[in-house]
Molecule: transfer RNA
Organism: bacterium
RNA sequence: GCCGAGAUAGCUCAGUUGGUAGAGCAGGGCAUUCGUAAUGCUCAGGUCGCCAGUUCGACUCUGGCUCUCGGCU
Numbered sequence: 001g002c003c004g005a006g007a008u009a010g011c012u013c014a015g016u017u018g019g020u021a022g023a024g025c026a027g028g029g030c031a032u033u034c035g036u037a038a039u040g041c042u043c044a045g046g047u048c049g050c051c052a053g054u055u056c057g058a059c060u061c062u063g064g065c066u067c068u069c070g071g072c073u
Base pairs, nucleotide, nucleotide: 001072002071003070004069005068006067007066010025011024012023013022019056027043028042029041030040031039049065050064051063052062053061
């Protein structure tokens, strides 16, 4: 330099042909227990990497950029 994959909650990751963003763990509260752990219920937490474009509407489509991983030279 070229090709491919990825970037979504604190962490690990879903998101099915574009239509109001989710799970598990972690965290707060409550219940249970003599108490702790475990368990159950509940709550909070997001500019969906950045900038533009298309569209009535973009995490999703298009272009550029940044970063990470892999391959080729």